[in-house]
RNA sequence: CGCGGAUCCUCGCGUGACGGUAUCGCACGAACCUCCCCAGGGCAGAAAUGCAGCAAGGAUAAGGGCGCUCUGCCGGGUACGCGGGGAUUCUUAGUA
Numbered sequence: 001c002g003c004g005g006a007u008c009c010u011c012g013c014g015u016g017a018c019g020g021u022a023u024c025g026c027a028c029g030a031a032c033c034u035c036c037c038c039a040g041g042g043c044a045g046a047a048a049u050g051c052a053g054c055a056a057g058g059a060u061a062a063g064g065g066c067g068c069u070c071u072g073c074c075g076g077g078u079a080c081g082c083g084g085g086g087a088u089u090c091u092u093a094g095u096a
Base pairs, nucleotide, nucleotide: 001094002092004090005089006088007087008086009085010084011083012082013081014080015079016078018075019074020073021072022071024067025066026065028063034059035058036057042051043050044049
């Protein structure tokens, strides 16, 4: 130096745990400038009926609230696997 091992450090990939977070989950949430449905009333019509449509009701938007169960993202003095690099060391077919 090399074959076969052990321990440690470091880097990468994968999966999980943990922590955080939100475009994720839940509920709330619009007199009108959102939608649905439109009482009353209004308009058109001989009428049937139709049209627009306020309130109320319903659904949600912006938004803030609660929260990590799902989904994604972020994190490292997290844990295991696989691979690369390095250090120390054991044994020893072998070589110098």
Molecule: Bacterial small signal recognition particle RNA
Organism: Boudabousia liubingyangii